[in-house]
């Protein structure tokens, strides 16, 4: 001098996921921002589905025999439906859609994960729940619209 790692602070980003107060460090409350349930009217042809979320919908390849559900005396037994005429799983490539709060286009990136358990359309009053987690450091570009400042 450079690189890497760790910790803290600041500035920003995705997300509803932030701020303040009391307590005193266990916990509680409020605001704000979000989610769910829930009349009339309207809608619905519905028998299984539904919810949060941008995260839906396909094609190809490989594997592939069980899968789902109900009851019981629950090491197990029995029933129903689907399936070797391919249920289902994985991978790859696409794709609806998404993100720094003016619009359009291009480029790059994401295109997940989970929850409810037989039950839910919309929905005023009302009831109820959440406040996580994860990232970034010399910055992608073009066109248009608008605001401010200076001359």
């Nucleotide at each position: 001098c450079a690189a890497a790692u760790u910790a803290g602070a600041a500035u920003g980003c995705c997300u509803a996921a932030u701020u303040c107060c009391c307590g005193a460090u266990c916990g509680g409350g409020a605001a704000a921002c979000g989610g769910g349930g829930g009349a009339a009217c309207c809608a619905u042809u519905u028998u299984u589905g539904g919810g949060u979320g941008a995260a839906u919908u396909g094609a190809u390849u490989u594997c592939g025999a069980c899968g789902a559900u109900c009851g019981c005396g629950c090491a197990g037994c029995g029933g129903u439906c689907g399936c070797c005429u391919g249920a289902g799983a994985a991978a790859u490539c696409a794709u609806a859609g998404g993100g720094u709060a003016c619009c359009u286009u291009c480029a790059a990136c994401c295109g997940a994960a989970c929850c409810c358990c037989a039950c839910a359309g919309c929905u005023a009053a009302c009831c109820u729940c959440g406040u996580c987690g994860g990232c970034a450091c010399c910055g992608g570009a073009a066109g248009g619209a608008g605001u401010u400042u200076c001359a």

Description: Predicted 3D model of a 151-nucleotide RNA (c-di-AMP riboswitch aptamer (ydaO/yuaA leader)) from Paenibacillus nanensis. The RNAcentral record of the sequence draws on Rfam.